[in-house]
Context: one part of a larger RNA
């Protein structure tokens, strides 16, 4: 000086408490552990692995397994010889294909000192080499997770101390905060807090192919057209909040409460930003490396399987068990993205999936696009008109192919399940419930995932004894 301590003192954080929903009990999706298998590729393993890499495994991917097959190699420099544009594009055999043959059409490189000179491409030899998602994250760089947006880490001279080292940073208050004020052997600075950044909530100025009958005229009535930029909104730019102003509290400070006026009030709300340094934390399968190994193979191509198995555990989730609901009817309001190998409108076809069409648009202009909880009726408590697994069967759609092993649609089929032990998660407001809408990845899809968007919208919080993490000072230690 740290670290522990069922020591002690003071504060924080959905950490408990209050309070709403969940998990945990059911099928079903999905991930993982077992188990199985030629092969179930490989990494992640307490918070901080388990819908995690993986924002797309049917071939591909694919790293695994079987079997065919290649060996200077699918890919790069470099030597030697040969051929000549390079390339394509069609047929035929053999094959599971890779791949081997054979045929036949297009085109017939550029410089030139004309010399197979120089360049350029292919094919063939040999040798250097390539190649390895092979091993080592405990050799490592990069990135990243966690404590934690926690309020802390730390120096420089100066003082005490033989020295380790102290002190400053501790004390009184206050803060979300080592914020900020007093004080003091300490003065002062840095990394971090905060603030400068973006969004959002108010208004104003630029500015009008979106808005608007606001105001005027015209109309096949649809901002449609003439017209306007006042309003919306769109996007440049400013204003706007500072404890600024009043009054208490308080040590006259810092601050606190409380009040005015203001869209907004004491950090207005979200984001972005993560200090020294903890886990020999995660990654050698993003990449990038040092040694080490594999070299007719631990390298390449291929074609079929696997990665989707299945007695069972567990993790994250989806649907549900109904009447605050189920069906039928009705036809109202977002937001934010996406769109040229693409988004596809109107029309017409089919009960639907979904076909036919092809307008229009590189999109505030066309288009996905219907938003959905609403509303009205009905059904009356039942394993049901609940609830939809699981089965047969009959099309659709991508796509070379959907059998291993896609989605998606009609009809029939209707299982568990009647709110779930012991245990455990989330959440303080436009927050939690709830209800839909898009995007990315992508041929197509196993999205009930994951990243955004609006729409309806709550309950409680007395209080800090207790349980979990975490700050400060303090004390004990046989630990370092």
């Nucleotide at each position: 000086u740290g670290a522990c301590g069922g020591g002690g003192g003071c504060c924080c954080g959905c950490a408990c408490a209050a309070g709403c929903g969940g998990u945990g009990g059911a099928g079903c999706a999905u991930g993982u552990g077992g188990u199985u298998u030629a092969a179930u590729u490989c990494g992640a393993u307490g918070c901080a692995a388990c819908g995690c890499g993986a924002a797309g495994a049917a071939c591909c991917u694919u790293a695994c397994c079987a079997g065919c097959c290649c060996u200077u190699g699918a890919c790069a420099u470099g030597g030697g010889g040969g051929u000549c544009g390079c390339g394509g594009g069609c047929g035929c055999c053999g094959g599971a294909g890779a791949c081997g043959g054979c045929g036949u059409c297009c085109u017939u490189c550029g410089g030139u000192u004309c010399g197979g000179c120089c360049g350029g491409a292919c094919c063939c030899c040999g040798c250097a080499c390539a190649g390895g998602u092979g091993g080592u994250g405990c050799a490592u760089g990069g990135c990243u997770g966690u404590c934690g947006u926690c309020a802390g880490c730390u120096c420089g001279u100066g003082u005490c101390g033989u020295g380790a080292g102290a002190u400053g940073u501790u004390g009184g208050g206050u803060u979300a905060a080592g914020u900020c004020c007093c004080g003091c052997a300490a003065c002062g600075a840095g990394c971090g807090c905060a603030a400068c950044c973006c969004u959002u909530g108010u208004c104003c100025u630029c500015a009008g192919u979106u808005g608007c009958c606001a105001u005027c005229g015209g109309c096949u009535c649809g901002g449609c057209c003439g017209g306007g930029c006042a309003c919306u909104c769109u996007a440049a730019g400013g204003a706007g909040a500072c404890u600024g102003c009043c009054g208490g509290u308080u040590a006259u400070a810092a601050a606190c409460c409380g009040g005015a006026g203001g869209a907004a009030g004491g950090c207005g709300g979200g984001g972005a930003u993560g200090a020294c340094g903890u886990c020999a934390a995660g990654u050698c399968c993003u990449c990038a490396u040092g040694g080490c190994c594999c070299u007719u193979a631990u390298g390449g191509g291929c074609u079929g399987g696997g990665c989707u198995a299945c007695a069972c555990a567990c993790g994250u989730g989806c649907u549900a068990c109904a009447a605050u609901g189920g069906c039928g009817g009705u036809g109202a309001c977002a937001g934010a993205g996406g769109g040229c190998a693409g988004c596809g409108a109107a029309g017409g076809c089919g009960c639907g999936a979904g076909c036919c069409g092809g307008a229009g648009c590189u999109a505030a202009u066309c288009u996905c696009c219907a938003a959905a909880a609403g509303c009205c009726g009905u059904c009356u408590c039942a394993g049901u008109u609940c609830g939809g697994a699981u089965u047969g069967c009959a099309c659709u759609c991508u796509g070379c192919a959907a059998c291993u092993c896609g989605c998606g649609u009609a009809c029939a089929u209707g299982a568990a399940g009647u709110u779930g032990g012991a245990a455990u998660c989330g959440c303080u407001a436009g927050u939690a419930a709830u209800c839909g809408c898009u995007g990315g990845u992508c041929a197509g899809c196993u999205a009930u995932a994951c990243a955004g968007c609006g729409g309806u919208g709550a309950a409680u919080u007395c209080g800090u004894u207790c349980c979990c993490g975490g700050g400060c000072c303090u004390u004990g230690u046989a630990c370092a």
Molecule: small-subunit ribosomal RNA, 3' major domain
Organism: Rhodospirillaceae bacterium